Model confidence (mean pLDDT): 77 of 100. This is a predicted complex of two RNAs, RNase P RNA and transfer RNA, with 429 nucleotides together.
RNA sequence: CGAGCAGGCCGAGCAGCCGCGGGAUACGCGGGGCGAAAGCCUGUAUCCUGAGGAAAGUCCGGGCUUCACAGGGCGGGAUAGCGGCUAACGACCGCCGAGGGCGACCUUAGGGAAAGUGCAACAGAGAGAUACCGCCGCGCUUUUUGCGCGGUAAGGGUGGAAAGGCGAGGUAAGAGCUCACCGGCGCGCAGGGGACUGCGCGGCCAUGUAAACCCUAUCCGGAGCAACACCGCUGCGGGGAUGCCAACGCCGGCCCGGCGGAUGCCCCCAUGGUGGCUGGAGCCGCAGGGCGACCUGCGGCCAAGAUAGAUGGCUGUUCAAGACAGAACCCGGCUUACAGACCUGGUCGUCCC
RNA sequence: GCUGGUGUGGCUCAGUCGGUAGAGCAGCUGAUUCGUAAUCAGCAGGUCAGCGGUUCAAGUCCGCUCACCAGCUCCA
Numbered sequence: 001c002g003a004g005c006a007g008g009c010c011g012a013g014c015a016g017c018c019g020c021g022g023g024a025u026a027c028g029c030g031g032g033g034c035g036a037a038a039g040c041c042u043g044u045a046u047c048c049u050g051a052g053g054a055a056a057g058u059c060c061g062g063g064c065u066u067c068a069c070a071g072g073g074c075g076g077g078a079u080a081g082c083g084g085c086u087a088a089c090g091a092c093c094g095c096c097g098a099g100g101g102c103g104a105c106c107u108u109a110g111g112g113a114a115a116g117u118g119c120a121a122c123a124g125a126g127a128g129a130u131a132c133c134g135c136c137g138c139g140c141u142u143u144u145u146g147c148g149c150g151g152u153a154a155g156g157g158u159g160g161a162a163a164g165g166c167g168a169g170g171u172a173a174g175a176g177c178u179c180a181c182c183g184g185c186g187c188g189c190a191g192g193g194g195a196c197u198g199c200g201c202g203g204c205c206a207u208g209u210a211a212a213c214c215c216u217a218u219c220c221g222g223a224g225c226a227a228c229a230c231c232g233c234u235g236c237g238g239g240g241a242u243g244c245c246a247a248c249g250c251c252g253g254c255c256c257g258g259c260g261g262a263u264g265c266c267c268c269c270a271u272g273g274u275g276g277c278u279g280g281a282g283c284c285g286c287a288g289g290g291c292g293a294c295c296u297g298c299g300g301c302c303a304a305g306a307u308a309g310a311u312g313g314c315u316g317u318u319c320a321a322g323a324c325a326g327a328a329c330c331c332g333g334c335u336u337a338c339a340g341a342c343c344u345g346g347u348c349g350u351c352c353c
Numbered sequence: 354g355c356u357g358g359u360g361u362g363g364c365u366c367a368g369u370c371g372g373u374a375g376a377g378c379a380g381c382u383g384a385u386u387c388g389u390a391a392u393c394a395g396c397a398g399g400u401c402a403g404c405g406g407u408u409c410a411a412g413u414c415c416g417c418u419c420a421c422c423a424g425c426u427c428c429a
Base pairs, nucleotide, nucleotide: 001349002348003347005345006344007343008342010340012318013317014316015315016314017313018312020050021049022048023047024046025045026044027043031042032041033040034039052324056335057334059333060332061331062330063329064224065223066222067221071256072255073254074253076220077219078218079217080216081095082094083093084092096110097108098107099106100105111215112214116213117212118209119208120207132156133155134152135151136150137149138148139147140146164182165181167179168178169177183205184204185202186201187200188199189198190197191196228275229274230273231272237268238267239266240265248260249259250258251257282301283300284299285298286297287296288295289294319322354425355424356423357422358421359420360419363378364377365376366375372409380396381395382394383393384392402418403417404416405415406414
C1' cells in the first nucleotide's frame, strides 16, 4: 500500500425567529368556561425538560395487575453437547464436537434410528430386504449354444441412498472368511469439573428420515394496561333465557372433582372522569473480582409521559449533503430495516529499511 | 395498543400422513346455427405472497419478512 476479519461508537452541527407537550417558581391569592356530578379546561413572566438504535416485528423471557394463589387424570406447549451468568429465558458468555476458510475468524434446531410404528415417489431385479445382467459349481443336452438347480453382493446397471471403505491373502467363484490401515460401535485404562480427548482390546459392522409419529430428560396456570382499581350520574332503561344443587363464569382443551352464583346471565340503545403512568433488575464515572457474559463497592444524576395524541416550521451558515424510521405500562434479549462518519485490535499478500 | 386468522391460474376455492399442482366460472380455438346464446370437443394460463433452512425430495414441516382480514375498553 492492497485485500479481508472481528469489535466499539455516532447517526447532521451551530445561530436567530415563531409554535407545541410536560414540570417548577412568582404574580393574581382570584376570576371565567364545560358538566347532573365526579372532575376537566383556561392568564402573564422566568427557568428546566421533550423519541430510537432500532421506539418496528410482537418472536422469546420477566416485572406488574387480576382471576378461588390456580386439585387429580389424560392430553398440550417449549427446550435439547457441557459448564456458567441472570429476576428469567430458546437470549448471552466460555468450552467441546462437526463443517468452512491459507489465515484473522465464521457457521452450527448439536439428545435417541440398537424400544416401536410410518415413509423412501420416479428409476431400478431388489429400498431393508433382494439374484436382472454377470461370475462359479453341479445336472441334462452331441461340443458351441441353451435349459434347470444351487452358491455368490467382487463387477455392471438404477438411484439421494444398494449389506462399512480400500488393499492383500484366501476361494470353484466369492464374502470381515482372515489380516494391515481408515471409519463406526462396544469394553477397559488414563486425563478433564464436564461435554469430550488419547491409548489399548474386541470383526461387533447396525441404511436414511425424529424442523414424521414417537421415546428420554427438564421446564411451563390463564389473560393481558382496551389488564386492573376507584369516583359519578343518566336510568335504578328496553328485550330475552333460566327457575336456584340452575343458566352462566372460573380452575388453559376434555373428564372427574370443586368454587362463585339473583345488587346475578345474554342481547340492544345511550355513555363520562381519575388513577395505573414512569425513580427503574435505571443511567454515567471510578475502583475491585472474573478469560468472558456478569457481579460487588463508592460517588454523581433524574433524562418524554401524551389520551385525538406534543417533540415541529422558516431563515442563514458549515460539511461528509443527511438513511431506516415516531414513544403509548415498563424492562432483558432476539429478529428485521438503515445514507454515511469515526475509532480500536488481529490476519494474508507485495515492496522498502 | 393487544389478540387471532388468511395468502394456491384473471375470480371463487380443493389439495389427507411430504412424492411430477387440480376443480368450477371466466378466456381462446374449432364444431353446431342464417347469426348469437346455450351445448359439445380441445387449448392456454401458476415465482403455491417473498427469503432462508430441514429432507433424496417442500404448496405441505421449521424460522424470518410482507400484505390483508377479524375481534377486544369502562357497566358502577
Rfam match: Bacterial RNase P class A. Rfam links the family to the GO terms tRNA processing, dimeric ribonuclease P complex and ribonuclease P activity.